Context: one part of a larger RNA
Molecule: large-subunit ribosomal RNA, domain IV
Organism: Jakoba bahamiensis
RNA sequence: CUAUCUUGAAGGAACUCGGCAAAUUAGCUCCGUAACUUCGGGAGAAGGAGUCCUUCUGAAAAGAAGGGUCACUAAAGAGGGGGUAGCGACUGUUUACUAAAAACACAGGACUCUGCAAAAUUGCAAAAUGAUGUAUAGGGUCUGACACCUGCCCGGUGCUGGAAGAUUAAGAGGAGAAGUUUAUAGCUUUGAAUUGAAGUCCCAGUAAACGGCAGCCGUAACCAUAACGGUUCUAAGGUAGCGAAAUUCCUUGUCGGGUAAGUUCCGACCUGCACGAAUGGUGUAACGACUUCCCCACUGUCUCCAAGAUAGACUCA
Numbered sequence: 001c002u003a004u005c006u007u008g009a010a011g012g013a014a015c016u017c018g019g020c021a022a023a024u025u026a027g028c029u030c031c032g033u034a035a036c037u038u039c040g041g042g043a044g045a046a047g048g049a050g051u052c053c054u055u056c057u058g059a060a061a062a063g064a065a066g067g068g069u070c071a072c073u074a075a076a077g078a079g080g081g082g083g084u085a086g087c088g089a090c091u092g093u094u095u096a097c098u099a100a101a102a103a104c105a106c107a108g109g110a111c112u113c114u115g116c117a118a119a120a121u122u123g124c125a126a127a128a129u130g131a132u133g134u135a136u137a138g139g140g141u142c143u144g145a146c147a148c149c150u151g152c153c154c155g156g157u158g159c160u161g162g163a164a165g166a167u168u169a170a171g172a173g174g175a176g177a178a179g180u181u182u183a184u185a186g187c188u189u190u191g192a193a194u195u196g197a198a199g200u201c202c203c204a205g206u207a208a209a210c211g212g213c214a215g216c217c218g219u220a221a222c223c224a225u226a227a228c229g230g231u232u233c234u235a236a237g238g239u240a241g242c243g244a245a246a247u248u249c250c251u252u253g254u255c256g257g258g259u260a261a262g263u264u265c266c267g268a269c270c271u272g273c274a275c276g277a278a279u280g281g282u283g284u285a286a287c288g289a290c291u292u293c294c295c296c297a298c299u300g301u302c303u304c305c306a307a308g309a310u311a312g313a314c315u316c317a
Base pairs, nucleotide, nucleotide: 001312002311003310004309005308006307007306008305010303011302014301019298027051028050029049030048031047036041038145052067053066054065055064056063057062068072080296081295082294083293085291086290087288088287092104093103108143109142110141111140112139113138114137120129121128122127146283147282148281149280151213152212153211156210157209158206159205160204161203162202165201166200167199171195172194176190177189178188179187180186214232215231216230217229218228241275242272253269254268255267256266257265
């Protein structure tokens, strides 16, 4: 020096991207226990006391008296705790060998297809699954507990329905034309009109289908702002709710809180570059080896390193 451990004055996160690592806590009995809440929880919340030995009482639990130690779950083993916010409801699943998560799944919700020889899937087929099921069933897609809700647009794309007209293939049709020929015969080739399905055009419906959800100008008796008015365009111009957000470029926005000092954090504001309603919106108790910030306790993480143990390394053999 390397690995694994032990101990440490004073301080106690000053370390660091970040308390990473380590330390603290720990069993049992009793007391006590907040916000919030889906009334189940939260909760072992938090916080506090006892715990060994001898004697006595007692069935025991327990109580009383006495004794000793720095230390009594006397060794070992055995939760650190609290507050705020984000995301995901939850238990679960996942990148076997760098990712365990906010990703996937999930119960619940919705749309859609399917009447049974079902739809769908596999197969060239036979056949099989679906299912020895039958719409309270089965398949597909989206969303993702629960609570409150889920606005406007069918112009484009898709899907469903409609059938009057337009267009439209093969086929049917056969006016004619050409070749051969003496021939307007026959044969061969070619061939106009007409007829001719679905589809497309067309007409409707449909957004928890794919998707979309604007500008400019003026105006109130200080200023400012604009409930209001004008105008252009659109299929319709973003409703409720939320908002510098896992989304905010300018930006360390501005104000407030926390710190002596805070690009992070929390609460507001709204000027949303470029939130927004099942590509779900907003909340939410409980839960999380998730992410962010703060506090208490604790500590060699640090100020600032030191000593020791074991195995290597090193020297000799």